[in-house]
RNA sequence: GAGGGUGUAGCUCAGUGGUAGAGCGUGUGCUUAGCAAGUGUGAGGUCCUGGGUUCAAUCCCCAGUACCGUCA
Numbered sequence: 001g002a003g004g005g006u007g008u009a010g011c012u013c014a015g016u017g018g019u020a021g022a023g024c025g026u027g028u029g030c031u032u033a034g035c036a037a038g039u040g041u042g043a044g045g046u047c048c049u050g051g052g053u054u055c056a057a058u059c060c061c062c063a064g065u066a067c068c069g070u071c072a
Stems, first nucleotide, its partner, number of pairs: 001071002004068004010024004018055001026042005048064005
């Protein structure tokens, strides 16, 4: 320099146009002499940024940005 991939909860990741979810973690109740495990219940999100398309965008398009491969 060329081209590609990824960006969603604290972490790892689903989610191919109609109000965003799981596992782990975490708060709290039960259980225990206590801890762990188990179990009930909750909190936690600018879906990387800006713009476009659409009645409606995490999703489609464009640009930017961070990171990761490939080629030179």